c-di-GMP-I-GGC riboswitch aptamer from a Gammaproteobacteria bacterium, 85 nucleotides, folded computationally.
[in-house]
RNA sequence: ACUGAAAAGGGCAAACCCACUGAAAGGUGGGGACGCAAAGCUUCCGGUCUAAGGGCGCAAGUCUAGGACAGCGGGGUUGCCAGUG
Numbered sequence: 001a002c003u004g005a006a007a008a009g010g011g012c013a014a015a016c017c018c019a020c021u022g023a024a025a026g027g028u029g030g031g032g033a034c035g036c037a038a039a040g041c042u043u044c045c046g047g048u049c050u051a052a053g054g055g056c057g058c059a060a061g062u063c064u065a066g067g068a069c070a071g072c073g074g075g076g077u078u079g080c081c082a083g084u085g
Stems, first nucleotide, its partner, number of pairs: 001084004011036002016031006034071001040077003044074003047069003053064004
């Protein structure tokens, strides 16, 4: 540096439930495990979600990210073990 997750030691924690928080998407903590070889960290690119505020409309509604998702891909960066070079 690349490959892998068989072994060894481990790690994380989906759905759902409870509490708190947020306009919402969602987030935090506890319980709980669907899974994950980076499901560690990071919004740089694409994508997806929400629309408080703002725009349009008589209204029903509709558009909009500076909000959110790292367990949606890609990128950057750090890393245990084993094998190969």
Model confidence (mean pLDDT): 90 of 100.